Context: one part of a larger RNA
RNA sequence: AGCGCAAGGGGAAUGCCUUGGCAUCAGGAGCCGAUGAAGGACGCGAUAAGCUGCGAUAAGCUUCGGGGAGCUGCAAAUGAGCUACGAUCCGGAGAUUUCCGAAUGGGGAAACCCACCGCAAGGUAUCCUAUACUGAAUCAAAUAGGUAUAGGAGGGGAACCGCCUGAACUGAAACAUCUAAGUAGGGCGAGGAAAAGACAUCAACCGAGAUUCCGCUAGUAGUGGCGAGCGAACGCGGAUUAGGCCAAACCGGAGGUAGCAAUAUCUCCGGGGUUACGGACAGUCAUUUAGUUCAAGAUGCUUAGCAGAACGGCAUGGGAAGGCCGGCCAUAGAGUGUGAGAGCCACGUAAGCGAAAAGCAGAUUGGAUGAGACUGGAUCCAGAGUACCGCGGGACACGAGUAAUCCCGUGGGAAGUCGGGGGGCCCACCCUCCAAGCCUAAAUACUACCUGAUGACCGAUAGAGGAGCAGUACCGUGAGGGAAAGGUGAAAAGAACCCCGGGAGGGGAGUGAAAUAGUACCUGAAACCUUGUGCUU
Repeated sequence: AGCGCAAGGGGAAUGCCUUGGCAUCAGGAGCCGAUGAAGGACGCGAUAAGCUGCGAUAAGCUUCGGGGAGCUGCAAAUGAGCUACGAUCCGGAGAUUUCCGAAUGGGGAAACCCACCGCAAGGUAUCCUAUACUGAAUCAAAUAGGUAUAGGAGGGGAACCGCCUGAACUGAAACAUCUAAGUAGGGCGAGGAAAAGACAUCAACCGAGAUUCCGCUAGUAGUGGCGAGCGAACGCGGAUUAGGCCAAACCGGAGGUAGCAAUAUCUCCGGGGUUACGGACAGUCAUUUAGUUCAAGAUGCUUAGCAGAACGGCAUGGGAAGGCCGGCCAUAGAGUGUGAGAGCCACGUAAGCGAAAAGCAGAUUGGAUGAGACUGGAUCCAGAGUACCGCGGGACACGAGUAAUCCCGUGGGAAGUCGGGGGGCCCACCCUCCAAGCCUAAAUACUACCUGAUGACCGAUAGAGGAGCAGUACCGUGAGGGAAAGGUGAAAAGAACCCCGGGAGGGGAGUGAAAUAGUACCUGAAACCUUGUGCUU
C1' cells in the first nucleotide's frame, strides 16, 4: 500500500409521522367607505424585544346571555393580584377608537408642519343637484358669476357582468385578404348577480307567442386567397316562468307671452289612457274581487351552548388500548387522543334539547291603495330630423356578394290607420306584426369570505412561494424578483453533586425503557475520512 473483518467519524438520503396545503361537493354570505374604509404608522403590559390583541377608557370598558373553577395571550420565571357576591373563557348589543390613508381647513418629503371660528364639543376640501339670497360687462332687464343651507358623490375589493378601446406571436406549412380575436392588454361603470326581455318576432297558407340557460338540430345550411378556417337558423326536447308603466287624444287647475279685450299660444301639475278587430269621444250595464304596498307576527334558521349508553381481572412489559379469561352498551362499532392496537378511559359520535340580545325567512292578521264589461263608428290620438335613400364604415355564421336584417358617421328626408314595418336583391298577391318611450323576478355566471363534509390528493426538494414570526430575510434606483429552515422523550424527569479545563468540551454520578434519545437531539443509506486486526506484497 492493497484485499477482507470489526468499530467509529462525517453526511444527510430513506422509512415512519403531521400542526400545513390541494381539490371537490353542499349550505350560507355576496360587499366595505365622509357615522372616515381597505391598508398602515405610533403607542398600550409590574418586568416586555417580537407576534397576537387593543387605542390615551389602549392584552382592554359597559350591558345582556352562555358556562362553572380556576385565571392574569403566544411564553417561562419572579412579584402582585382576581375568582362561587361566579372570575378567566364563549356569544349578542353598545362605548372608546391617537395619527396617516379617498383624507376633505391650508401645506406636505404619508403617519408631519401651519391656520381661522368657537368657552368647549366641534366646524372649515372639491364636484353635482335643489332651494333661498345676491349679482357684472351693458340705462334697465336678463345671464354668467358669488354666498348660505340641505341631500348626494369621491376611495377599496378575488372572480363573475355591461359598455368603450384594442394588439401581436401564431395558423395559413412563406405571406398581404383571412386567422389568432373582439382574445390578451387598457379605461369607465354596476350588482349579488349583471346583461337581455313582453314581438314593427318567427313561421309558411299550418301555426307559434317576452327574455335567459341546457340537450339536439349540426360540424348540417352556408361562408371562405371556396385556402387555413369560420359556422348558424327554423324546428324539437328540457330548466324556469310574469308581466307591467308612460307619451298622445280628452277633462280640470296654476302660471308665462301677445293683445284694450274677446282670444291665441306655450310651460307645469292632477285626472284619463296604453293596444293591432286599441283608446279618446257618445251611450248602456255593473260595482269593491284580484293585485300592489306598509305594519304586526305564530313558527323556523343563524350567531354561545346542554346532555349523551356500556369493563373488569390475570400475565408480559417502562407503559396495555395488544394476549388470555369473563362481561356489558349500541338510533352511539364515524373519528381523534390517552406511556404499544380502546364500542364500554377522555373528547366525541347516534337520537335529542337550547337564546336575554341581534340578524334572516315567514304561515297568518290588520291598514292603505286599487276593478271593469258591452254597443256605436262621424271626428280626434297612437313616440320625426324618426323610418327610409345615397355615400363611408361596423355588427350579423354571412369576407360586397343577388345581401336582406341591425348599428354608427355624413348628405338628403316620408307616411299619418284608406297608415306603416317584415317575410334574405327587387316587384305583386298573400301572411304577419305595430318601430322611432320606460321598467321587470326565476331558470344562468362567479367565489375574496363563513360553515359542514369528502378524497385510488401531497406528506417537508412533495403539498401553497410560505407546516417555523414569509411575501419575511435577501436582491434591485424602480416596476419587480424572492428563499432556506419540521420531528429529544410517554413525561423535562433537559443531567443535582464530584473531577480535568479560562472556556468550549469531556470523564464520573444521576434521570429515563433507551442518552450511539443530551436540546449540534427519531430512524441515520452513500460519497468522503479514520482506528484495530487477519492475509498478501